Transfer RNA from a Nitrososphaeria archaeon, 76 nucleotides, folded computationally. Its Rfam family is "tRNA". By type it is a transfer RNA. Rfam's curators write: Transfer RNA (tRNA) molecules are approximately 80 nucleotides in length.
RNA sequence: GGGGUCGUCAGCUAGUAUGGUUUAGGCUACACGGCUCGGGCCCGUGAAAUCGUGGGUUCAAAUCCCACCGACCCCA
Repeated sequence: GGGGUCGUCAGCUAGUAUGGUUUAGGCUACACGGCUCGGGCCCGUGAAAUCGUGGGUUCAAAUCCCACCGACCCCA
């Protein structure tokens, strides 16, 4: 230099082919409450991401298109 994959709550992960369910689901962790002599386990409730960044297309974008940033892989 050329090509490719990936980037979503604190962590892990689904959703992305054919845009439209609730401004995004699940698990872990966390907060509060219940249970207990107390704790653990268990049960209930809750907070937390508008999806790497910026544009574009569209009535509507995590999803399609472009550029850039970052990580990794292949070729040279």